[in-house]
RNA sequence: AGAGUUUGAUCAUGGCUCAGAACGAACGCUGGCGGCGCGCUUAACACAUGCAAGUCGCACGCCCCUUUCGGGGGGAGUGGCGCACGGGUGAGUAACGCGUGGGAACCUGCCCUGGAGUGGGGAAUAACUAGUCUAACGACUAGCUAAUACCGCAUACGCUCGGUAAUUCAAUUUACUGAGUAAAGCUGUAAAGUGCUUCAGGAUGGGCCUGCGGCGGAUUAGGUAGUUGGUGGGGUAAUGGCCUACCAAGCCGACGAUCCAUAGCUGGUUUGAGAGGAUGAUCAGCCACACUGGGACUGAGACACGGCCCAGACUCCUACGGGAGGCAGCAGUGGGGAAUCUUAGACAAUGGGGGCAACCCUGAUCUAGCCAUGCCGCGUGAGUGAUGAAGGCCUUAGGGUUGUAAAGCUCUUUCAGCUGGGAAGAUAAUGACGGUACCAGCAGAAGAAGCCCCGGCUAACUUCGUGCCAGCAGCCGCGGUAAUACGAAGGGGGCUAGCGUUGCUCGGAAUUACUGGGCGUAAAGGGCGCGUAGGCGGACAGCUUAGUCAGAGGUGAAAGCCCAGGGCUCAACCUUGGAAUUGCCUUUGAUACUGGCUGUCUUGAGUUUGGGAGAGGUGAGUGGAACUCCGAGUGUAGAGGUGAAAUUCGUAGAUAUUCGGAAGAACACCAGUGGCGAAAGCGACUCACUGGCCCAAUACUGACGCUGAGGCGCGAAAGCGUGGGGAGCAAACAGGAUUAGAUACCCUGGUAGUCCACGCCGUAAACGAUGAGUGCUAGUUGUCGGCAUGCAUGCAUGUCGGUGACGCAGCUAACGCAUUAAGCACUCCGCCUGGGGGAGUACGGUCGCAAGAUUAAAACUCAAAGGAAUUGACGGGGACCCGCACAAGCGGUGGAUGAUGUGGAUUAAUUCGAUGCAACGCGAAAAACCUUACCUACCCUUGACAUGCCAGGAACCUUGCUGAGAGGUGAGGGUGCCCGAAAGGGAGCCUGGACACAGGUGCUGCAUGGCUGUCGUCAGCUCGUGUCGUGAGAUGUUGGGUUAAGUCCCGCAACGAGCGCAACCCUUGUCACUAAUUGCCAUCAUUGAGUUGGGCACUUUAGUGAGACUGCCGGUGACAAACCGGAGGAAGGUGGGGAUGACGUCAAGUCCUCAUGGCCCUUAUGGGUAGGGCUUCACACGUCAUACAAUGGUCGGUACAGAGGGUUGCCAAAGCGCGAGCUGGAGCCAAUCCCAGAAAGCCGAUCGUAGUCCGGAUCGCAGUCUGCAACUCGACUGCGUGAAGUCGGAAUCGCUAGUAAUCGCGGAUCAGCAUGUCGCGGUGAAUACGUUCCCGGGUCUUGUACACACCGCCCGUCACACCAUGGGAGUGGGGUUCACCAGAAGUAGGUAGCUUAACCGCAAGGAGGGCGCUUACCACGGUGAGCUUCAUGACUGGGGUGAAGUCGUAACAAGGUAACGUA
Repeated sequence: AGAGUUUGAUCAUGGCUCAGAACGAACGCUGGCGGCGCGCUUAACACAUGCAAGUCGCACGCCCCUUUCGGGGGGAGUGGCGCACGGGUGAGUAACGCGUGGGAACCUGCCCUGGAGUGGGGAAUAACUAGUCUAACGACUAGCUAAUACCGCAUACGCUCGGUAAUUCAAUUUACUGAGUAAAGCUGUAAAGUGCUUCAGGAUGGGCCUGCGGCGGAUUAGGUAGUUGGUGGGGUAAUGGCCUACCAAGCCGACGAUCCAUAGCUGGUUUGAGAGGAUGAUCAGCCACACUGGGACUGAGACACGGCCCAGACUCCUACGGGAGGCAGCAGUGGGGAAUCUUAGACAAUGGGGGCAACCCUGAUCUAGCCAUGCCGCGUGAGUGAUGAAGGCCUUAGGGUUGUAAAGCUCUUUCAGCUGGGAAGAUAAUGACGGUACCAGCAGAAGAAGCCCCGGCUAACUUCGUGCCAGCAGCCGCGGUAAUACGAAGGGGGCUAGCGUUGCUCGGAAUUACUGGGCGUAAAGGGCGCGUAGGCGGACAGCUUAGUCAGAGGUGAAAGCCCAGGGCUCAACCUUGGAAUUGCCUUUGAUACUGGCUGUCUUGAGUUUGGGAGAGGUGAGUGGAACUCCGAGUGUAGAGGUGAAAUUCGUAGAUAUUCGGAAGAACACCAGUGGCGAAAGCGACUCACUGGCCCAAUACUGACGCUGAGGCGCGAAAGCGUGGGGAGCAAACAGGAUUAGAUACCCUGGUAGUCCACGCCGUAAACGAUGAGUGCUAGUUGUCGGCAUGCAUGCAUGUCGGUGACGCAGCUAACGCAUUAAGCACUCCGCCUGGGGGAGUACGGUCGCAAGAUUAAAACUCAAAGGAAUUGACGGGGACCCGCACAAGCGGUGGAUGAUGUGGAUUAAUUCGAUGCAACGCGAAAAACCUUACCUACCCUUGACAUGCCAGGAACCUUGCUGAGAGGUGAGGGUGCCCGAAAGGGAGCCUGGACACAGGUGCUGCAUGGCUGUCGUCAGCUCGUGUCGUGAGAUGUUGGGUUAAGUCCCGCAACGAGCGCAACCCUUGUCACUAAUUGCCAUCAUUGAGUUGGGCACUUUAGUGAGACUGCCGGUGACAAACCGGAGGAAGGUGGGGAUGACGUCAAGUCCUCAUGGCCCUUAUGGGUAGGGCUUCACACGUCAUACAAUGGUCGGUACAGAGGGUUGCCAAAGCGCGAGCUGGAGCCAAUCCCAGAAAGCCGAUCGUAGUCCGGAUCGCAGUCUGCAACUCGACUGCGUGAAGUCGGAAUCGCUAGUAAUCGCGGAUCAGCAUGUCGCGGUGAAUACGUUCCCGGGUCUUGUACACACCGCCCGUCACACCAUGGGAGUGGGGUUCACCAGAAGUAGGUAGCUUAACCGCAAGGAGGGCGCUUACCACGGUGAGCUUCAUGACUGGGGUGAAGUCGUAACAAGGUAACGUA
């Protein structure tokens, strides 16, 4: 510090996700030791049991025990102090509760300092004794007694309350004076100690007031009656509406009152570079609470956790009459929960209470226990060791890896274990921890390693299994038979006594932006103005010093963080000091800037004078054209409307036309990226009233300004209300069309409405998708309004204001903006926004007559949604161009019969593949057996075939039986070649055996190679360097011409190059040369015959050359390329034909040509044999053949090719047969012989338009040939038979010249079988105006929401499932407010009843007190009415999600009616 993810790719926007750190954690797997910390985050839920606050005999009496008689000990009680500390918890609390800084009207036990005092009396009472009641708790009566308990009296340095005087602005202080007010003793031999009372001061602790700071919601906007203030009084330690009476009507609030929700606050903790964010466990400070609610008492201090009273809920005891209790103390229990410990030891230390003290108490505390819960430290060994062992895994089978790892050898002993010693903590005694820490010794590598991950992010890869299954997943995404992503293994990576997961926080996130973001199109400028508060504000001078800056002082607790030391062996941890604590307060100084005050100025702003332009606004009036209607005339059959029609109007007279009249609405031309207005908006003319703007020039005011939350006003269209008006147009509606449908588009009608007046509504893509104002920053050009100058009549120059186009710098993601900014700055607002959807929706509020508007969520869901630009593809977008693409022609197909292939059906099998063009006479250039892969049956198992091993034998030939055959089983013959003298060995072949292996037309063409088809013989496809662009990319390759062509020329930020095009190759067309057999024959001879001699001129053959290049001429063109025409020429603009197929596309085809990875079969999915099948047949399709006839059929005669093939072959002559063919055998390994008669044609004859002398299917009979064999299932021949068919619906195919059409011939395959296919020649046309349209293609351009690329994308209803949510008759809880009832305990007031030791009084009695009663306040409780919130609810509304449901086709292209917004 970044990374992944939207796209085919790119940039930017934007969300989601990850890597880091942290935790009071939990869960999973695993677990050796020690140190230091931490440990109910949930139910402030309920609690059994034990302990957590007592102590003092030096305050007091009594009782008991004991005694050495000196004393010692104990108990309950009176009394004192303590129990308000310490400990726990975070429910409540949004508050002066907390933090920080100030303040004045206070109190403070114990403690410290100082002053003064401590005299003399009195009356009771508990304990106790006696008695009574009671289950218990406890209570009552009578009597006795003490005190540091209680009460008078005396005294008063003082103190308190008054008065007077002085002082002072006041507060106050001082002086004098009057009244009142204290006390306690104890111990001690003594000295003395310790108490007690009062006053003053201090210290400590606390109470109160206050500035500032700190959470969310405005879908909470008004709140408040003791409320705000005053006066008198009361109350308190003290101020104060704290309380009360009266008076006044205030007080708080958009700087957010009130209400609701949430929450203890802080030091700190965590994260972060910081600013910030989150948090408030442990430790420390403050607050609040103690079962829930209320209340007071005591006291220095409480409204009191282990006190009291009352009420309530709950639990327990009970003799039913009544009682007892409060773990949010320490342990512990139940419960809740994902989850949190021992019913331990000790007061040794530190501290606390009591005590003079000894001492007692102390679950505070110190320790120990449990838990890997966290942090820190240590260990699980070290060295050496290569036959790189074995085993595992992988493998290309060679090896690699695990791996110096192990074993082996040599060492060590930390930790744990055992044995012995043994602290500090204590300054005299006292040690729970603890026989602990630590030290020494002993034994032995001995007791001690796991977890997660390995597709990218992100370090780390292979094999097997699985087969969209099982599963994984933080995001993107993996898995559908070759998964580095699932599971396992081997290997590797990371961390390590832990490792992962989950949760939560910060970070990354500049993704709430103060530091540090934005608003034309990505989310985002309010529709526009006026203006309040607020914010900001021109020039000069002076004063002030609030802000600001600097110095000093106080404070900012400790701990923590940071720095430097120190102590535990180190570290964590502890400790000492420093720094820091960015803050607040006080004070001193500075005075530039901002603010405040004062004075002045004119440039901002405004006023004045004179001109100017304008659809600016409102009202009134007027005008002409047109439409429609009405009346009248002329006139006759149509009009109207459309793509075409129809509905409609018209013989009752339309349309058309003429005249007259009526009515309403809108204002042609002028008219213009012209004008005006804030925007909405404004368009005939005239008048009236009126707002703003511009220019020129003077004078005046003197900052009067800018912006503008709320607020107020204006605000298109549609819509609403009332009343008018209504010509045209026209939602709804009706009809006609279109259509599969057509609730639309089109047509004919037509009502609201559109118009006016008044009142509402308040929204629009209200747009420049661009808030307002000010200043600054190159220009060029047009236009509107004014002014000035020049020349002098419409120009030029200058200037001010407006409105456009282009363009530099700059900005921008790009597009683009660019003095009218989206540039550079400042001010203010909205303000505005915070991923997409849900949703501008629900609920609530406000407004509205309504429609609705405005404000405006959440649950849930997705990993995207969106912007700009790029390359493609596509368009029922555009431009240009090409092609038998259309058109113009010729001939076909589709109808018939047959052949053949396919689908389908059938079958034991009908083997398999090919499936739009680009499968279908295709693989197959030949299925009777074979082929053959299929089926049935019968057989074989190292195999039909290959290599290796062993044994035997030569191979081989002849032959018998059996069987459908494969096969099985016999007999006979035979013994070769090479080396060697022989023995023997070797090569080759055959048989048998065992094992490695063979074999597979089994699967996957979506694992592949190779080959092929197709777009397409279309003209395209790219690269290097340079340049442009942030980039994808562009340029080049576009443009102007031209071409068959990215062919060439010109231009150009491009210059070059490559693969394609063309050419080079083959063939054909002309000529020349060479050559001349098997070819040819002009001349000579010869024959029946180029037959022979001869010849090579010609033809031909086959080799080498020539020839054609827009070369020449004219024209056009840009002086080009090129095109048009012409000459010459056998051939002319690529002469004709062929071969040749760029980058790529279709996961196109082929695993059944071959090759090949993986998988599968192995007595079978391999191999052999026989028979069958591939040849089936209601049907459908493709491709062909033959026809339907006279341009023909039949018969007779007769002419002319080319290219091929031939020795298991072609086969002549001759003979036989009607013929297929047979016999025959000459010739030929081929320019020699043969196949081999070419046919159409031509010359004659016949048929006469008919199912025929057309057509030949089908069937019968008889044959021929091939072959082991023609039954299933061959071809051909003869005779007979003679079907459909009379030119073919919609639709569709081929062809542009030696072509179509037509005619025959040959080859491959092949024993035989050709209507197929590949070739060959013969005869030999018609037409092309042209490119509008159909199809395909190319280039440029445009739009795009497509990129699997239009066979794309995508919307809504309906149906089904699930999820969350709104409404809902209601129902059930919670909170809160108001009114009323009620009123415990308590306090205060009152008191006439009852009662009473101290004081007064001789007494009666009194003072005072108590009880009771009563009044006020008030908790719980009750009733009623509101508000609010949660849950639930028949039914219902929409929403979301969900591989393959239904209906349509709305949007994206002109999306086929441009889309969208509003009504």
Small-subunit ribosomal RNA from an uncultured bacterium, 1463 nucleotides, folded computationally. Its Rfam family is "Bacterial small subunit ribosomal RNA". Rfam links the family to the GO terms ribosome and structural constituent of ribosome. Its mean pLDDT, the model's own confidence on a scale to 100, is 85. RNAcentral holds the sequence, with entries from ENA.